[in-house]
Context: one part of a larger RNA
Molecule: small-subunit ribosomal RNA, 3' major domain
Organism: bacterium
RNA sequence: UGACGGGGACCCGCACAAGCGGUGGAGCAUGUGGUUUAAUUCGAUGAUAAGCGAGGAACCUUACCAAGGUUUGACAUAUAGCUGCAAAUCCCGAGAAACCGGGACGCCUUCGAGGGUGCUAUACAGGUGCUGCAUGGUUGUCGUCAGCUCGUGUCGUGAGAUGUACCGUUAAGUCGGGUAACGAGCGCAACCCCUACACUGUGUUAAAUCACUCACAGUGGACUGCCUGAAUACUUCAGGAGGAAGGAGGGGACGACGUCAAAUCAGCAUGGCUCUUACACCUUGGGCGACACACGUGCUACAAUGGCCGGUACAAUGGGCCGCCAAGUCGAAAGACGGAGCUAAUCCCAUCAAAGCCGGUCUCAGUUCGGAUUGAGGUCUGCAACUCGACCUCAUGAAGUUGGAAUCGCUAGUAACCGCGCAUCAGCCACGGCGCAGUGAAUACGUUCUCGGGUCUUGUACA
Numbered sequence: 001u002g003a004c005g006g007g008g009a010c011c012c013g014c015a016c017a018a019g020c021g022g023u024g025g026a027g028c029a030u031g032u033g034g035u036u037u038a039a040u041u042c043g044a045u046g047a048u049a050a051g052c053g054a055g056g057a058a059c060c061u062u063a064c065c066a067a068g069g070u071u072u073g074a075c076a077u078a079u080a081g082c083u084g085c086a087a088a089u090c091c092c093g094a095g096a097a098a099c100c101g102g103g104a105c106g107c108c109u110u111c112g113a114g115g116g117u118g119c120u121a122u123a124c125a126g127g128u129g130c131u132g133c134a135u136g137g138u139u140g141u142c143g144u145c146a147g148c149u150c151g152u153g154u155c156g157u158g159a160g161a162u163g164u165a166c167c168g169u170u171a172a173g174u175c176g177g178g179u180a181a182c183g184a185g186c187g188c189a190a191c192c193c194c195u196a197c198a199c200u201g202u203g204u205u206a207a208a209u210c211a212c213u214c215a216c217a218g219u220g221g222a223c224u225g226c227c228u229g230a231a232u233a234c235u236u237c238a239g240g241a242g243g244a245a246g247g248a249g250g251g252g253a254c255g256a257c258g259u260c261a262a263a264u265c266a267g268c269a270u271g272g273c274u275c276u277u278a279c280a281c282c283u284u285g286g287g288c289g290a291c292a293c294a295c296g297u298g299c300u301a302c303a304a305u306g307g308c309c310g311g312u313a314c315a316a317u318g319g320g321c322c323g324c325c326a327a328g329u330c331g332a333a334a335g336a337c338g339g340a341g342c343u344a345a346u347c348c349c350a351u352c353a354a355a356g357c358c359g360g361u362c363u364c365a366g367u368u369c370g371g372a373u374u375g376a377g378g379u380c381u382g383c384a385a386c387u388c389g390a391c392c393u394c395a396u397g398a399a400g401u402u403g404g405a406a407u408c409g410c411u412a413g414u415a416a417c418c419g420c421g422c423a424u425c426a427g428c429c430a431c432g433g434c435g436c437a438g439u440g441a442a443u444a445c446g447u448u449c450u451c452g453g454g455u456c457u458u459g460u461a462c463a
Base pairs, nucleotide, nucleotide: 001463002462003460004459005458007457008456009455010454011453012452013451015447016446019410020409021408022407023406026300027299028298029297030296031295032294033293034291035290042053043052064286065285066284067283068282069281070280073124077123078122079121080120081119082118089104090103091102092101093100107115108114126275127274129273130272131271135269136268137264138263139262140260142258147186148185149184150183151182152181153162154161155160166177167176168175192252193251194250195249197220198219199218200217201216202215203214223246226240227239228238229237230236289429302403306362307361308360309359310358311357312356318349319348320347323342324341328337329336330335369400374395375394376393377392378391379390380389416439417438419436420435421434422433
């Protein structure tokens, strides 16, 4: 100087408390451990792994396994020689296919073997093989915490200190006062984007027309500016007015010096090592989907603030040409036929919603709760749904009656509940992720305690 303390003082945070809803019990989905397996590819492992890489594992993907095949190779560049042919495509035979054997078709040209192709040979290709403890880049975390440093000066033999301590204040090393310090940098804040209000301009669509709503662009508006009080040295704090908005209005992007030899050689790049008829490459089939069990994250429930039936109302974000798909017809439905419109404020998904509201029924039961599981029949995608897809209908109707110890999220348009859209995508194991609107709470006395953090100080046999 740091680090640590079941030392002290002060301060902060959904950290506790006050509340609301969950997890832990059940079934299912999903990830992981373990076990099993020919293989169940690999990585991630307290917080900071475990609906994570994966924003789509039937083939492909795919890296794993079995079997069959190739060896200048699936891919790149170059040289030499040979060929004058092609490659591709099609047909036949064998085959699970790759591939092998045979046949058909069959180059351009400036006529130079120039381009292109094939074969042979050589350099080489290739590796999701190892090392994230050789690395770049990127990322998590402490933490959006308020800190981390430098120049000159001063103090100290020196390591170092000061500045950055103190008082007040702040979300803030924010600002003011004061001061052997005076300044400066990286952080904080602001500058950027969205949103709440108004005005101006424009108007594809919509609208009979104008206006409004709306959309796009620009400007204004909020600054403790005004008033009162506290305090008075300054800053600041409490309340009020006006205002759409008030003291950082709400949200996002933005993450200092560094820590964890944190994560990633499998996104990519890359040093070194290593394989080279194989640890490379192609193909078929299987596996990544196994199942005594254990854990994480979710969904659905256990019901009457409810289930079912009928009627009826109100959104926003988005997406669409190998696409979205209307009307109409068929079907009980999934869906099929059909073909209008739309490269989209125009048409479609989608009359876009559901919870909601109105009426009826059920009457507390393992039930008209709950929907797992299983049987049967179908629909769709796709070369192909056996391993291993989704959906529809009928039948079946399991556990479950609110969950031990323990534990998680959330302070306002938030939690909770309700639905809708999108990416990936042929289809989909999505109950996941990312967004969008609808309904819309309760509580915070307070900082003793738990956890994490900041500043000062103290002890130390630690560095």